[in-house]
This is a predicted structure of a 73-nucleotide RNA (transfer RNA) from a Deltaproteobacteria bacterium. The sequence was found in a public genome assembly.

């Protein structure tokens, strides 16, 4: 230098053909115990790595980047 994968909550990670941003854990508050933990139930949290372009509309399609990981040389 070229060629592919990844990047979404604190952590692991899903998001079907473009329209509703989510699970699990973790953390917070109640129930429930002499307490704890476990267990139910509620809640808080987000620039979708960045910018920029297509669309009424974008985690999802298209350039450009920037980091990790890998192949080629």
């Nucleotide at each position: 230098g070229g060629g592919g994968g990844c990047g979404u909550a604190g952590c692991u990670c899903a998001g079907c053909u473009g329209g509703g941003a989510g699970a699990g854990c973790a953390c917070g508050a109640g129930c429930u115990u002499u307490g704890c933990a476990a267990g139910c139930u509620c809640g808080g949290g987000g620039u979708c790595g960045u910018g920029g372009g297509u669309u009424c509309g974008a985690u999802c399609c298209c350039c450009a980047u920037c980091g990790c990981c890998u192949c080629c040389a």
Description
It matches the Rfam family "tRNA". Rfam links the family to the GO term triplet codon-amino acid adaptor activity. The family's RNA type in Rfam is transfer RNA.